[in-house]
RNA sequence: GGAGAGAUGACAGAGCGGCCGAAUGUGACGGUCUCGAAAACCGUUGUACCCUUACGGGUACCGAGGGUUCAAAUCCCUCUCUCUCCG
Numbered sequence: 001g002g003a004g005a006g007a008u009g010a011c012a013g014a015g016c017g018g019c020c021g022a023a024u025g026u027g028a029c030g031g032u033c034u035c036g037a038a039a040a041c042c043g044u045u046g047u048a049c050c051c052u053u054a055c056g057g058g059u060a061c062c063g064a065g066g067g068u069u070c071a072a073a074u075c076c077c078u079c080u081c082u083c084u085c086c087g
Base pairs, nucleotide, nucleotide: 001086002085003084004083005082006081007080010026011025012024018070027045028044029043030042031041032040046061047060048059049058050057051056063079064078065077066076067075
């Protein structure tokens, strides 16, 4: 230099136009059970901003920026980073 694959909540990881800020697992917190713990089971659990006394609700965010579309994590372009192969 060329080709390919990938980047998604704390971590892993599915999703490939609408039902999706988002499955599932792990972790964390609370609970049930137990003499106590483990295991098992149940519930909760991303960040920012706005509204609300509070409970709660709304908007945006899928590596970064732009584009297409009524609608984008998903399609297109540019860039960044990681991995593999070729030279």